[in-house]
RNA sequence: UACACACGCUAGGGGAGCCAUUGGCUGAGAUUGGUAGAAACCAAACCCUCACUACUUGAACCGGAUAAUGCCGGCGUAAGGAAGCAAUAGUAGUCCCCU
Numbered sequence: 001u002a003c004a005c006a007c008g009c010u011a012g013g014g015g016a017g018c019c020a021u022u023g024g025c026u027g028a029g030a031u032u033g034g035u036a037g038a039a040a041c042c043a044a045a046c047c048c049u050c051a052c053u054a055c056u057u058g059a060a061c062c063g064g065a066u067a068a069u070g071c072c073g074g075c076g077u078a079a080g081g082a083a084g085c086a087a088u089a090g091u092a093g094u095c096c097c098c099u
Base pairs, nucleotide, nucleotide: 001092002091003090008085009084010083011049012048013047014046017025018024019023031044032043033042034041035040055080056079057078061074062073063072064071
């Protein structure tokens, strides 16, 4: 000098659960409030921001489980998908000094 995971700041992106019951299951999140109402909009919480890490499409998909479900896996190194700054540790190069 350059690169740079994590962490941080600002800005932004996203999400229709299932039922045997008062409750239960999975998950980071299935929630809370407002707009008359909602699978719409806004805000908060949670996750994600160049990517095999959020999420969407395919999909009212396929296989397996379950009381049941976008529950698990396939699809999927798929296609799309929202960024800037700063950056200790570290890596590489250059210069100087010593031998």